This is a predicted structure of a 73-nucleotide RNA (transfer RNA) from an uncultured Clostridia bacterium. Rfam family: tRNA. Rfam links the family to the GO term triplet codon-amino acid adaptor activity. The prediction has a mean pLDDT of 83.
[in-house]
C1' cells in the first nucleotide's frame, strides 16, 4: 500500500422494498414479601461513528473520512 466487513441507548444486539429508531440485560420508580433475592408492571436513556450528496422523505442508497477486525501483497 490493496480487498472485504463491522460501527445503532451503559452493555450485547435487531431494525424487511427508503416511510413515527426497537428487543435482551443493566440503572431508576413501583407492587409483590416481615425483609432479601426472584417475578410482575412502569419511567428514563439515542447528534444511527464523522462530513457531505441523492431523495418529497435515509438507521438503510451514494461519496470521502476515521476507529476496529480479516485477508491479500
Nucleotide at each position: 500500500g490493496c480487498u472485504g466487513g463491522u460501527g445503532u441507548a451503559g452493555c450485547a444486539c435487531a431494525g424487511u422494498u427508503g416511510g413515527u429508531a426497537g428487543u435482551g440485560c443493566a440503572u431508576u420508580c413501583g407492587a409483590u414479601u416481615c425483609g432479601u433475592a426472584a417475578u410482575c408492571g412502569a419511567a428514563a436513556g439515542g447528534u444511527c461513528a464523522u462530513g457531505g450528496g441523492u431523495c418529497a422523505g435515509a438507521g438503510u442508497c451514494c461519496c470521502a473520512u476515521c476507529a476496529c477486525c480479516a485477508g491479500c501483497u